[in-house]
This record gives sequence, C1' cells and structure tokens, in this order.
RNA sequence: GGACGGUGCAGCGUCCAUAAAUAGGCGUUAAGCUGCACGCGGGCGCCGACCACCGGGCGCCGUCGUU
Repeated sequence: GGACGGUGCAGCGUCCAUAAAUAGGCGUUAAGCUGCACGCGGGCGCCGACCACCGGGCGCCGUCGUU
C1' cells in the first nucleotide's frame, strides 16, 4: 500500500494475491466482530400458487448480557 470479516465510513482483527479465520475481550442469539446508517443475509405474520417441493407479493422486527 492492497485485500478480506453483508454494504458505506470508522474501529478491532487477519492475510499478501488469496478471501479465508480457532482472529476480531468473554459468553449468548436464527441474527453475520463493534458503532451509525442501510435492511443484503436472518426471524415472524398474512396473501397468492401448488398433491407436494421450489419460486412470488405485502407488513413488522432487526441478537442479547457483561468486561
């Protein structure tokens, strides 16, 4: 300097051409490391369709505790 942990900025962490992870304080959650925003992934309900499965639409919610 670049890449990655959903995306942007920042933090924390890792890696060196790869995009992963026993990392990111400890545990917990379906909820992905954290904050803000988003609502991508996730959950619940309703509608439609179907023998069933898959696929569609709308609404709501959007890990938690602690250091």
The RNA shown here (Pistol ribozyme) has 67 nucleotides and comes from Salinibacter ruber.
The RNAcentral record of the sequence draws on ENA.
Taxonomically the source falls in Salinibacter (Bacteria, Pseudomonadati, Rhodothermota, Rhodothermales).
Its Rfam family is "Pistol ribozyme". The literature on the family includes a 2015 paper in Nat Chem Biol by Weinberg et al., "New classes of self-cleaving ribozymes revealed by comparative genomics analysis".